[in-house]
This is a predicted structure of a 674-nucleotide part of an RNA (large-subunit ribosomal RNA, domain II) from uncultured Vexilliferidae. The coordinates come from a structure-prediction model, not an experiment, and the mean pLDDT is 85. The organism belongs to Vexilliferidae, within Eukaryota. RNAcentral holds the full RNA, with entries from ENA. It matches the Rfam family "Bacterial large subunit ribosomal RNA". Rfam links the family to the GO terms structural constituent of ribosome and ribosome.
Context: one part of a larger RNA
RNA sequence: GUCAGCGACUUAUAUUUAGUAGCAAGGUUAAGUGAAUAACGGAGCCGUAGCGAAAGCGAGUCUUAAUAGGGCGCCAUAGUCAGUAGUAGUAGACGCGAAACCGUGCGAUCUACCCAUGGGCAGGUUGAAGCUGUGGUAACACAUAGUGGAGGACCGAACCCGUUGACGUUGAAAAGUCUUGGGAUGACCUGUGGGUAGGGGUGAAAGGCCAAUCAAGCUCGGAAAUAGCUCGUACUCCCCGAAAUGCAUUUAGGUGCAGCGUGUAGAUAGUUUUAUAGAGGUAGAGCUACUGAUUGGAUGCGGGGGCUUCACCGCCUACCAAUUCCUGACAAACUCCGAAUGCUAUAAAAUGUUUCUGCGCAGUGAGGGCAUGGGUGCUAAGGUCCAUGUCCGAGAGGGAAAGAACCCAGAUCACCGGCUAAGGUCCCAAAGUAUAUGCUAAGUUGAUAUAACGCGGUGGAACUGCAUUGACAGCCAGGAUGUUGGCUUGGAAGCAGCCAUUCAUUUAAAGAGUGCGUAACAGCUCACUAGUCGAGCGAUCGGGCGUGGAUAAUAAUCGGGCAUUAAGCAUACUGCCGAAGCAAUGGACUCGAAAGAGUGGUAGGGGAGCAUUCUAAGGGCGUAGAAGGUGUACUGUGAGGUAUGCUGGAGCGCUUAGAAAAGAAAAUGUAGGC
Numbered sequence: 001g002u003c004a005g006c007g008a009c010u011u012a013u014a015u016u017u018a019g020u021a022g023c024a025a026g027g028u029u030a031a032g033u034g035a036a037u038a039a040c041g042g043a044g045c046c047g048u049a050g051c052g053a054a055a056g057c058g059a060g061u062c063u064u065a066a067u068a069g070g071g072c073g074c075c076a077u078a079g080u081c082a083g084u085a086g087u088a089g090u091a092g093a094c095g096c097g098a099a100a101c102c103g104u105g106c107g108a109u110c111u112a113c114c115c116a117u118g119g120g121c122a123g124g125u126u127g128a129a130g131c132u133g134u135g136g137u138a139a140c141a142c143a144u145a146g147u148g149g150a151g152g153a154c155c156g157a158a159c160c161c162g163u164u165g166a167c168g169u170u171g172a173a174a175a176g177u178c179u180u181g182g183g184a185u186g187a188c189c190u191g192u193g194g195g196u197a198g199g200g201g202u203g204a205a206a207g208g209c210c211a212a213u214c215a216a217g218c219u220c221g222g223a224a225a226u227a228g229c230u231c232g233u234a235c236u237c238c239c240c241g242a243a244a245u246g247c248a249u250u251u252a253g254g255u256g257c258a259g260c261g262u263g264u265a266g267a268u269a270g271u272u273u274u275a276u277a278g279a280g281g282u283a284g285a286g287c288u289a290c291u292g293a294u295u296g297g298a299u300g301c302g303g304g305g306g307c308u309u310c311a312c313c314g315c316c317u318a319c320c321a322a323u324u325c326c327u328g329a330c331a332a333a334c335u336c337c338g339a340a341u342g343c344u345a346u347a348a349a350a351u352g353u354u355u356c357u358g359c360g361c362a363g364u365g366a367g368g369g370c371a372u373g374g375g376u377g378c379u380a381a382g383g384u385c386c387a388u389g390u391c392c393g394a395g396a397g398g399g400a401a402a403g404a405a406c407c408c409a410g411a412u413c414a415c416c417g418g419c420u421a422a423g424g425u426c427c428c429a430a431a432g433u434a435u436a437u438g439c440u441a442a443g444u445u446g447a448u449a450u451a452a453c454g455c456g457g458u459g460g461a462a463c464u465g466c467a468u469u470g471a472c473a474g475c476c477a478g479g480a481u482g483u484u485g486g487c488u489u490g491g492a493a494g495c496a497g498c499c500a501u502u503c504a505u506u507u508a509a510a511g512a513g514u515g516c517g518u519a520a521c522a523g524c525u526c527a528c529u530a531g532u533c534g535a536g537c538g539a540u541c542g543g544g545c546g547u548g549g550a551u552a553a554u555a556a557u558c559g560g561g562c563a564u565u566a567a568g569c570a571u572a573c574u575g576c577c578g579a580a581g582c583a584a585u586g587g588a589c590u591c592g593a594a595a596g597a598g599u600g601g602u603a604g605g606g607g608a609g610c611a612u613u614c615u616a617a618g619g620g621c622g623u624a625g626a627a628g629g630u631g632u633a634c635u636g637u638g639a640g641g642u643a644u645g646c647u648g649g650a651g652c653g654c655u656u657a658g659a660a661a662a663g664a665a666a667a668u669g670u671a672g673g674c
Base pairs, nucleotide, nucleotide: 001674002673003672005670006669011091012090013089016086017085018084020082022080023079026046027045028044032040033039050057051056060072061071062070063069094232095231097229101222102221103220105218106217112196113195114194115193116192117191118190119189120188121186123155124154125153126151130147131146132145133144134143135142159183160182161181165178166177167176198214200210201209202208235609236608237607238606239605240604245258246257247256248255249254259364260363261361262360263359264358265357266356267355269354270351271350272349273348274347275346276345277344278343284337285335286334291331292330296326297325298324302320303319304317305316306315307314367392368391369390370389371388372387373386374385375384376383397408398407399406412587413586414585418582419581423577424576425575426561427560428559432574435572436571437570438569439568445563446562453548454547455546457545458544462540464538465537466536474532475531477529478528480505481504482503485499486498487497511526515524516523588599589598590597591596610663612660613659614658615657616656617655618654620652621651628647629646630645631644632643633642634641635640
């Protein structure tokens, strides 16, 4: 992993609600007795009366001084005992699951420390004290040569340990092997026997060790501890169908009440539209209408600074600045104003239980995306918190390549028929290589991630100027003189800079000069003009398509192939395709008198059934072959049922009723086989 077996809402008791049955202003017994399914037993319980804390009173009573007022009652009456079903309480209470807590015992053959008694430590090295000799001293001291053999001394086997690295990691081993290391006469190692016991021991102290177990051993018991937590919880069909919100909570992943669901009984509402009447202060707007904030200007109270003075006055000011006026403009906690919606009431019409109440039973109380109005955040987030709507949740189908919630559309069943929605119509791939007119040349684009800012890319629109008295572009030629204007300057001559009556002359025209250039001149050029040429040329503005800007990690791409007067973009028009939508045909079920309407569904509520085992009664089958096994056919919406072949070899169905150890795919379920 798999197969077949086992495996979870039970039982007792007492309450409450609803059906059923008996009796009924009453109903009923319990223990017990008993000649024992009878009968007896009325103790007791519930009901028939309430009010008050109570004494108590009583159709009243309590409060009170009250005969007032008020509260709760009466005047409207059905209960009770069984049995069945639902639910909650008490019990292990649907099943499995802790870590733990407490109690009785068992453990120091492992290990920690201790006690008693034994054992062990190759070999080599160093050479303390003391002693002896000699020297030395007044005597010591001291020096030197020997001797001696000390040491938690040195090197290093046994022995003890476990520093490093590798291997091993379903190992040879539930801690090892190899290598390399530390100690090795000591606080050393070790044999045997003994002692200390669980909130206790022992500990050169690591919370270490106390039998592969230690921040409190193991064993059995309390015990089915408790688990607001996790997992699991077994046949079918039919009807309805949620919630992820509010308030509270030692509460936040739990629970209570309400909200929303369902069943039942009853009541008569509810919703929409229109009209009318209302409350309100949002969006917007406005602010010489308030409170604040605020741009520029005018005026300049007052203040600062300067001058002046013995002082008081006074004067000035490119400083600050009140009030007022003009102007611009802001506000969730501003409003002189002020909608649309929404809300309330009344009336009419439409609809027709969608509404409300009582009772039984729930689940939910982690929500999420999108759109819109907002708070928060960065007008960040697939962020977070509210509000309104919608969908997913609990919703299948078609489209968006693929996708919970985006677009279309709500699946009762069957059908090799039809019409459409969104979306599509060259091929993959159903349907136009449709029609008409433009645009794009970038494969831009083809179901889409881009900006500021650039573009004499391109088509069209508007407005405007010049032009056969010849425009625009090109070519040819001129572009001069007073004058090197004046000033400045080393220089300044059109062209560093400053000034201006930027003048005048000659001209077809020519600036006291547009740019380059020189140290300054020179030189080139422009404006301007003639000639040549011969028909359109220029400026501005707004919008279409395009273009640069353009950078992401494994190989790219519109889903792909591919597509250029399109299979791209824009506008218009017309066919077709396209879904579980709609209609058609034929069935099923629910509600309903019918006509007709309805039948997606998680949690959950309600209804009706199938199968298994046993019991009772009735009625049956079976060695001419029961159950079981394995095929086939038929049948029922389904759980299932029936017939029959083969196998098997002795028991087993059916109907009605009753009772349950009553249905497995999941619980890292449990025992077994493979």